[in-house]
Source information: A computed fold for a 118-nucleotide RNA from a Verrucomicrobiota bacterium, annotated as SAM riboswitch aptamer (S box leader). The coordinates come from a structure-prediction model, not an experiment, and the mean pLDDT is 79. The source organism's lineage runs through Bacteria, Pseudomonadati and Verrucomicrobiota.
RNA sequence: GUCUCAUGCAGAGUGGUCGAGGGACUGGCCCGAAGACACCACGGCAACCGAUUGAACUCGAUUUCAAUGGCAGGUGCCAAUUCCAGCUCAAGCACCAUUGGCUUGGGAAAAAUGAGAA
Numbered sequence: 001g002u003c004u005c006a007u008g009c010a011g012a013g014u015g016g017u018c019g020a021g022g023g024a025c026u027g028g029c030c031c032g033a034a035g036a037c038a039c040c041a042c043g044g045c046a047a048c049c050g051a052u053u054g055a056a057c058u059c060g061a062u063u064u065c066a067a068u069g070g071c072a073g074g075u076g077c078c079a080a081u082u083c084c085a086g087c088u089c090a091a092g093c094a095c096c097a098u099u100g101g102c103u104u105g106g107g108a109a110a111a112a113u114g115a116g117a118a
Base pairs, nucleotide, nucleotide: 002117003116004115005114006113007112013042014041015040016039017038021031022030023029025086026085027084028083043078044077045076047075048074049073050071051068052067053066054065055064056063082110087107088106089105090104091103092102093101
């Protein structure tokens, strides 16, 4: 890097270094010389895995289910819902020439994170 599965309207920032872009992409809208982004230090959050406890089973170490952060060990995260939309479906609205526009909702895609696979 590829594939599979799961998740996302919750939560959590100070200091230092650097110095111009950053928020994946495109559009919008934001953040940013009152110093963003990134990096470092310390601090914090608690999702997945793991751990612990309980239950079920074919009683076995496994498997499944549930609970626990008064378990922070692994990964992760700490502006904005994944910042919003992008493709599609449904409902509504105004115009009307329309395969178009706007609003709301559902699904998908993409990206992110975790766990697993070849």